[in-house]
Context: one part of a larger RNA
Molecule: small-subunit ribosomal RNA, 5' domain
Organism: uncultured prokaryote
RNA sequence: GGAUGAACGCUAGCGGCAGGCUUAAUACAUGCAAGUCGAACGGUAACAUGAGAGCUUGCUCUUGAUGACGAGUGGCGCACGGGUGCGUAACGCGUAUGCAACCUACCCUUUACUGGAGGAUAGCCCGGAGAAAUUCGGAUUAAUACUCCAUAGUAUUAUGAAGUGGCAUUACUUUAUAAUUAAAGAUUUAUUGGUAAAGGAUGGGCAUGCGUGACAUUAGUUAGUUGGUGAGGUAACGGCUCACCAAGACGAUGAUGUCUAGGGGUUCUGAGAGGAUGAUCCCCCACACUGGUACUGAGACACGGACCAGACUCCUACGGGAGGCAGCAGUAGGGAAUAUUGGUCAAUGGGCGAGAGCCUGAACCAGCCAUGCCGCGUGUAGGAAGACGGCCUUCUGGGUUGUAAACUACUUUUAUAUAGGAACAAAUUCGCCAUGCGUGGUAAGUUGAGUGUACUAUAUGAAUAAGCACCGGCUAACUCCGUGCCAGCAGCCGCGGUAAUACGGAGGGUGCAAGCGUUGUCC
Numbered sequence: 001g002g003a004u005g006a007a008c009g010c011u012a013g014c015g016g017c018a019g020g021c022u023u024a025a026u027a028c029a030u031g032c033a034a035g036u037c038g039a040a041c042g043g044u045a046a047c048a049u050g051a052g053a054g055c056u057u058g059c060u061c062u063u064g065a066u067g068a069c070g071a072g073u074g075g076c077g078c079a080c081g082g083g084u085g086c087g088u089a090a091c092g093c094g095u096a097u098g099c100a101a102c103c104u105a106c107c108c109u110u111u112a113c114u115g116g117a118g119g120a121u122a123g124c125c126c127g128g129a130g131a132a133a134u135u136c137g138g139a140u141u142a143a144u145a146c147u148c149c150a151u152a153g154u155a156u157u158a159u160g161a162a163g164u165g166g167c168a169u170u171a172c173u174u175u176a177u178a179a180u181u182a183a184a185g186a187u188u189u190a191u192u193g194g195u196a197a198a199g200g201a202u203g204g205g206c207a208u209g210c211g212u213g214a215c216a217u218u219a220g221u222u223a224g225u226u227g228g229u230g231a232g233g234u235a236a237c238g239g240c241u242c243a244c245c246a247a248g249a250c251g252a253u254g255a256u257g258u259c260u261a262g263g264g265g266u267u268c269u270g271a272g273a274g275g276a277u278g279a280u281c282c283c284c285c286a287c288a289c290u291g292g293u294a295c296u297g298a299g300a301c302a303c304g305g306a307c308c309a310g311a312c313u314c315c316u317a318c319g320g321g322a323g324g325c326a327g328c329a330g331u332a333g334g335g336a337a338u339a340u341u342g343g344u345c346a347a348u349g350g351g352c353g354a355g356a357g358c359c360u361g362a363a364c365c366a367g368c369c370a371u372g373c374c375g376c377g378u379g380u381a382g383g384a385a386g387a388c389g390g391c392c393u394u395c396u397g398g399g400u401u402g403u404a405a406a407c408u409a410c411u412u413u414u415a416u417a418u419a420g421g422a423a424c425a426a427a428u429u430c431g432c433c434a435u436g437c438g439u440g441g442u443a444a445g446u447u448g449a450g451u452g453u454a455c456u457a458u459a460u461g462a463a464u465a466a467g468c469a470c471c472g473g474c475u476a477a478c479u480c481c482g483u484g485c486c487a488g489c490a491g492c493c494g495c496g497g498u499a500a501u502a503c504g505g506a507g508g509g510u511g512c513a514a515g516c517g518u519u520g521u522c523c
Base pairs, nucleotide, nucleotide: 001523002522003521004520006519007518008517009516010515013376014375015374016373017372018371019369020368021334026332027331028330030329031328032327035076036075037074040073041072043069044068047067048066049065050063051062052061053060054059055058083287084286085285092212093211094210095209096208097207098206099205102204103203107200108199109198110197111196112195113194114193115149116148117147118146125138126137127136128135129134155180156179157178158177159176160175161174162173163172164171165170185192186191187190213259214258215257220250221249222248225247226246227245228244229243230242231241232240262284263283264282265281267276268275269274289310290309291308292307293306312323313322314321315320340366342365343364344363348362349360350359351358352357379410380409381408382407389401390400391399392398393397415460416459417458418457419456420455424450429444431442432441433440434439467512468511469510470509471508472493473492474491478507479506480505481504482503488495489494
């Protein structure tokens, strides 16, 4: 000098864009953060409509008939999105390769199929237990829930043959035989779903080379350890696991151990080489009170799922139960220190749905904070009796503050008030037309949280707006008074013991400026 997720002191007009618990991965009151589908299903608790009945004539009852829909079965989603950095010195990350050792719901393309049968069970109803959480028994019912059968030249498994390729374990193609595995319907009737298979796309899994902290005041480490054979297991290779056999494997090119730490793109600095860094944003990883385990599923060993154990908190009728903010707000605590218990789904994106739509603390907005960067303003021109006052002085005087003020003329960014007033909106929907479909065209109507915001115009009137640090040298800027090795200053050198440009005050000056200084940290 530059930089900062900064803090502290003094000060403070506005706007735009960004950023905002670096500490206790401490504990959490309250609300919200993942639902959706009636075009899968049995149904009908509430609301509305219709119909019917009754009478008290404006109410009651009945009826799933209709719009819809509580609870329930079923499907899809909940593995995304959002948070945090505890752990991890590791194939975790980065980079480059490989899988002849693999999986992939939804989506796209293609081919074939979508036949038949059955038994249950939620719910509802009846009865019981419990303070509650919840739970037991009985009867009965549906499905795109579940089970069975049929069908399958292409899938899977086994064996054989031929061909092509590969360094090879063997891969692919063709072919023969044997065995095995499917399905679901719905409705507005031309759409949508279901099953099997092949390919694609997307996402993932695994393996390998190289790179990726400190300490040798850590020198030896290792028993599934290293390898083999066989088996099991996995989507898949593999000591991944097991049985048996061999005795290996790693290490001064630093094994093992201990300490520290998420990694990268980046960011800061520097002429560069380097050094430092890993906040915000993006990619990957890990975690979800602590430890462990699997279930479901295309995908998890699952933040707002389950089970077990532990610590902690809460409820209890003492028999037993409930909970997990490292989601968004918010609270306590810790700390030098870090914001609102806000608005909206209008846009973008996501989930479900045929769609309308519903949900979305993702997101978009607003609020708070000079935390940073950028921009604007706090007036402009004239104006000398060089006014008053202050300060200095060699003191009838002079210098300086200083064109500064007063005063005159002007301007109105900003401010205040009034009026006008956006973009962000594309679509969805419905009608018509075209089209084999997908879809396209066209007309109409509707949708804005931010917001009466941005912006524009008019009016008013210099009106609403300057501080902070420093002035001995380094280092731009000097005098007076007070103090008297005291009080104090200080980054270093050093100032102060009676004329201190170094302390405190004043006048003046210098530098930056809505900031200025100090402190911490990095180059």